[in-house]
The RNA shown here (Archaeal signal recognition particle RNA) has 276 nucleotides.
It matches the Rfam family "Archaeal signal recognition particle RNA". The literature on the family includes a 2002 paper in Curr Opin Struct Biol by Wild et al., "Towards the structure of the mammalian signal recognition particle".
The sequence was found by an Rfam model in a public genome assembly.
Its mean pLDDT, the model's own confidence on a scale to 100, is 76.
RNA sequence: GGGCAGGCUAGGCUGGGAGGUUAGUCGUCUCCUGUAACCAUAAAACGACUUCACGAUGGGGCCGAAGCUUGAGGAGAGGUCUAUCCAAGGCUUGCUGGUCUUGGCUUGGACAAUGACACUCUGUCCUUGGGGACUGGCCUUACCGGGAAUCGGGUCAGGCUGGGAACAGAGCAGCCCUAACCAGUCUGGUUGGUGCUCCAGGGGUAGCGGAGUCGAGGAGAAGCUGAGGUCAAACCAUCAGGUUUUGGGUAGGCCCAUCCUUGGGUGUGCCUGCCU
Numbered sequence: 001g002g003g004c005a006g007g008c009u010a011g012g013c014u015g016g017g018a019g020g021u022u023a024g025u026c027g028u029c030u031c032c033u034g035u036a037a038c039c040a041u042a043a044a045a046c047g048a049c050u051u052c053a054c055g056a057u058g059g060g061g062c063c064g065a066a067g068c069u070u071g072a073g074g075a076g077a078g079g080u081c082u083a084u085c086c087a088a089g090g091c092u093u094g095c096u097g098g099u100c101u102u103g104g105c106u107u108g109g110a111c112a113a114u115g116a117c118a119c120u121c122u123g124u125c126c127u128u129g130g131g132g133a134c135u136g137g138c139c140u141u142a143c144c145g146g147g148a149a150u151c152g153g154g155u156c157a158g159g160c161u162g163g164g165a166a167c168a169g170a171g172c173a174g175c176c177c178u179a180a181c182c183a184g185u186c187u188g189g190u191u192g193g194u195g196c197u198c199c200a201g202g203g204g205u206a207g208c209g210g211a212g213u214c215g216a217g218g219a220g221a222a223g224c225u226g227a228g229g230u231c232a233a234a235c236c237a238u239c240a241g242g243u244u245u246u247g248g249g250u251a252g253g254c255c256c257a258u259c260c261u262u263g264g265g266u267g268u269g270c271c272u273g274c275c276u
Stems, first nucleotide, its partner, number of pairs: 001276008011063004015033005023050005038059004067266009078255017096237004100228008111217001118213007125203008133194007142185002145182002152177004160169003
């Protein structure tokens, strides 16, 4: 000097990347991709930091002079940007057609000999005139009932006053009467109202109902079509254009997990035993 074994220490590993955020870096968030391989606590008006920024605090595991770091090339999962193509959706613009009326054809068959379609008359509705019924207000006539603690009347027990007495006087309660007033019934008049009704005239009749004529079909609806109308707006359909979103394909640029090849930087230390 070299090798082997054991023990230490410095140290290393325990993931990386993209997006988002930020003046910027890391973390908490989302996504992608790895490993044999960590845990706890807090953190978006947030936590730790400042280009050697590649987290903070605390605790484990493995390895241990093992490694760490960096440049180039290649393979390659993923992300992002641009261009282009395809598909679907939204918004918007424009053309055309449809909506409405009427005729024809087809489909279909609610209903229909307990009478369809069609036609006629009519009620329900409105209006005018007249009558009734019910009901309300006001005025009026008559009757009945009630109705005076005191300011009304009659009669006034008892008691009171006067008197020698006979008797007289005022008079409470009670009883009787009536006034104002109250309630009811009735006569007459006047003025309103009505989910009512009768008669007559006029109008209207879409819906619902009734009556009559006729006697077998037939309403609404849908599709196609002829003609007319509308094209102000709206809605629906076809087509064309623009814009935007999403998804997918292709090409290129950039970033890049992971793996392979290669170059550089740094480290390869200390102790003990054995062999050479």